Lysine riboswitch aptamer from a Bacillota bacterium, 184 nucleotides, folded computationally.
NCBI's taxonomy places the organism under Bacteria, Bacillati, Bacillota.
Rfam family: Lysine riboswitch aptamer. Rfam's curators write: Riboswitches are metabolite binding domains within certain messenger RNAs that serve as precision sensors for their corresponding targets.
The model forms 100% of the base pairs in the Rfam consensus.
Model confidence (mean pLDDT): 80 of 100.
[in-house]
RNA sequence: AGGUGAGGUAGAGGUGCGGUGACCAAGAGUAAACCGCUUGAGCAGGGCAGCGAAGAGGGCGGUUGAAAGGGGCCACCGCCGAAGCGAGGAGAAAGCUCCAGUCUCCCCGCUGGGCCUGAAUCGAACAGGUUCAGGACUGUCACCGGUGGCUUAGCGUGGCUGCCGGUGGAGCGCUAUCUCACGG
Numbered sequence: 001a002g003g004u005g006a007g008g009u010a011g012a013g014g015u016g017c018g019g020u021g022a023c024c025a026a027g028a029g030u031a032a033a034c035c036g037c038u039u040g041a042g043c044a045g046g047g048c049a050g051c052g053a054a055g056a057g058g059g060c061g062g063u064u065g066a067a068a069g070g071g072g073c074c075a076c077c078g079c080c081g082a083a084g085c086g087a088g089g090a091g092a093a094a095g096c097u098c099c100a101g102u103c104u105c106c107c108c109g110c111u112g113g114g115c116c117u118g119a120a121u122c123g124a125a126c127a128g129g130u131u132c133a134g135g136a137c138u139g140u141c142a143c144c145g146g147u148g149g150c151u152u153a154g155c156g157u158g159g160c161u162g163c164c165g166g167u168g169g170a171g172c173g174c175u176a177u178c179u180c181a182c183g184g
Base pairs, nucleotide, nucleotide: 003182004181005180006179007178008177009176010175011174014080016079017078018077019076020075021074023072024071032064033063034062035061036060037059038058039057042051043050045098046097047096048095083111084110085109086108088106089105090104091103092102112138113137115135116134117133118132119131120130121129122128140169141168142167143166144165145164146163147162148161149160150159151158
């Protein structure tokens, strides 16, 4: 000088990932409330409770008239298993409880990343999300081939490395650097 293992730190992939706030469109002239007419005994996923002939629920008409989740743009914040999904467990809110759903946390498993197409699903939606399958693209490492450079006084062999092409792997990865240990 270089090698192996463990631990730490800092970075890269770009239409990169996620969160918060304001504004905007859509949701929607919908839900809901009130009034009138009409029909008429149930309403809610189940049970209890509650409401109901002093009219539940449905239909028509009139008046008033939302919101959530999701989306667009801008700003800020946290980041590069960023984050997302699946299974299990625990907890919280809702009148109580069961099922299902929502939110938070723990553990295990899958996915390098974004885009396009198809199917399924959530959704008001032709927006968007998620999963699966397919397609090219891209970043990274390894191997193979081609080409150039460095190493040498020069050639050859060998080694290192830039570019191009091909094949393959996965983020518990990759690059750089520090510490410790091993070994030479």